This is a predicted structure of a 123-nucleotide RNA (SAM riboswitch aptamer (S box leader)) from Mariprofundus erugo.
The source organism's lineage runs through Bacteria, Pseudomonadota, Candidatius Mariprofundia, Mariprofundales and Mariprofundus.
The prediction has a mean pLDDT of 79.
[in-house]
RNA sequence: GCUUUAUCAAGAGCGGUGGAGGGUGCAGGCCCUGUGAAACCGCGGCAACCGGCCAGAGACCUCGUUUCUGGAAUAUGGUGCCAAUGCCUGCCUGAGAGGGAAACCUUGAGGGAGCGAUAAAAG
Numbered sequence: 001g002c003u004u005u006a007u008c009a010a011g012a013g014c015g016g017u018g019g020a021g022g023g024u025g026c027a028g029g030c031c032c033u034g035u036g037a038a039a040c041c042g043c044g045g046c047a048a049c050c051g052g053c054c055a056g057a058g059a060c061c062u063c064g065u066u067u068c069u070g071g072a073a074u075a076u077g078g079u080g081c082c083a084a085u086g087c088c089u090g091c092c093u094g095a096g097a098g099g100g101a102a103a104c105c106u107u108g109a110g111g112g113a114g115c116g117a118u119a120a121a122a123g
Base pairs, nucleotide, nucleotide: 002123003121004120005119006118007117008116013043014042015041016040017039021032022031023030026090027089028088029087044082045081046080049078050077051074053071054070055069056068057067058066059065060064086115091112092111093110096107097106098105099104
């Protein structure tokens, strides 16, 4: 890096170094930023994805191993995260609304896809 599965409207910041950019890439918008961006370091915090722990059920086939479910319990076990919905829209669909004699046009809640991020698993 690729594949599969799950989650993505909740939550959580200060200091130092640093110097102009940043919000995944591109486009448009919007926003943050010299009352100091990114990045790095320190400390602090959030969160239960994995692990461990507790409870319940099942399987093996036996008293241990394993599977599933739940947990307002664990955060000096392994990751992750700490402006704004993954900041919003870009593709498909589309409740409803407006216009029109009609064809049709405009707008558009919501849903889906794609892309991305994180975790876990497998090679």